[in-house]
Context: one part of a larger RNA
This record gives sequence, structure tokens and C1' cells, in this order.
RNA sequence: CGUGGAACAUUGAGAGAGCGGAUCUCUAGUACGAGAGGACCGAGAUUCACGAACCUCUAGUGCACCUGCUGUUCUACCAAGGGCAUCGCAGGGUAGCUACGUUCGGCACGGAUAAACGCUGAAAGCAUAUAAGCGUGAAGCCGUUCUCAAGAUAAGUGUUCGUUAUAAGAGCCCUUCGAGACGAGGAGGUUGAUAGGCCGUAGGUGGAAGGCCCGUAAGGGUUGGAGCCGAGCGGUACUAAUAGCUCAAUG
Repeated sequence: CGUGGAACAUUGAGAGAGCGGAUCUCUAGUACGAGAGGACCGAGAUUCACGAACCUCUAGUGCACCUGCUGUUCUACCAAGGGCAUCGCAGGGUAGCUACGUUCGGCACGGAUAAACGCUGAAAGCAUAUAAGCGUGAAGCCGUUCUCAAGAUAAGUGUUCGUUAUAAGAGCCCUUCGAGACGAGGAGGUUGAUAGGCCGUAGGUGGAAGGCCCGUAAGGGUUGGAGCCGAGCGGUACUAAUAGCUCAAUG
């Protein structure tokens, strides 16, 4: 830009993905074979690679979480803290994101075939799978499976709403998100849990400050699973989503 008044839901032209390998067990030491050896068909177990999704576990990260340590400096001093030193260094770590982690996938079935193999059967009294006719037959082909998909300009279909001044509906704006470069998309906008706050809590760290006790002191113990945090979860209108404006069918 086209199509379309709008909101939902779809069909599927077409496109993509996938349909992989190995070992072992049973069948069976059977069939076969003088023996050595050793199956087809079928049924199961494990595993590798690959693909998709996910974060319960494992592990990583986790620069506004907690703690420990060093130097220096500042808050008048003690105590307690702040700054800087690669996040100063180190030990942990929720959410999220990840793989090294987890789960799942390949099945089955149908059609037409290749090589190959047939049935019937002439030309050509025989024979011949072929000339008429009829079959079997591959992890390959076309479907079935999963995904995208009406710019499929042949722009499809169904339902509901709206249709002469605006509406159905949508947008601007605002609160935002497991969505995102920006657009877009999702959830909300007081008839409200959308975000923040507050309350509680899963969870993280690991025993705050102050006091008391022990110790000459460094320190240790107790109050006390403490204090601090809490990207998660639950609740709660306290704060902010006020109010308004714009577009939109009649060719």
C1' cells in the first nucleotide's frame, strides 16, 4: 500500500519439520549345516546422536541479597557504620536466564511405485511375468503426524455486533508484563489487584545491634534460628491508573 465496518473463531492453496543409529535378551543354539558356525520373521530391554519444550532435581550466573576478611579514609571519640581499592577480596545465594540438568519425540497406518518376483496369456499348436488383463514389492515418493499459513490480489468461510452520523469497535494517554531494540503483542485503567507501597510468607544468609555473663586481653557465651534481605507467593485500594480527545461503514 492492497483486502477488510468491526470483534472473535476457522478452512487450508502452499511451505517447513520429522520419519536416525547401535548393543543386548527372548524366540533358539532352533531352521540350515558333515562340522565349524548360525539365522529369517516376531517380541522386548538399554543406549547414542538429533529435535522440541521446560527449570522439579543437578549445576552455572545472579553489579540495589546476606555474611566474613584486608588496607585506607570519613561520620568528633568508643561502639556502630559509610566511601574507595576489579563487585576491593572471599564464602553462599531467591527469582529470572541457562545446560552440564529434566521431560517428551521418531511409532502406527494408507496409496502409488523402483529394482526384483509372480498369475493368466497370445502373436508364434510349444514356450514366454506382457502385447490385452491382474498382483507382490523399499528406512525412498505422496498422504497420515507436528508447526507456519488468505498478499492464496482467486486477498476465502462461519458467528455475533454495527450500518447515515455516528456506531460496533479501535487508538491516543496512563499502570504494566514471563512481550519487547523501536513499533508490535499480552494484562489492566476505580464496575480496579495493572504496578508501587503496606501486611504476611516461601526462600536466602547464618547468630544483628544493645544488654548481661566469662576472660588481663584478643575474644567466647547467652538473650535468639537472631537480625537483615525477600526479583517469588498470598492478601490489602494506601499511592498512581483522573479527566478528556481522536479514528472509524454510506463505493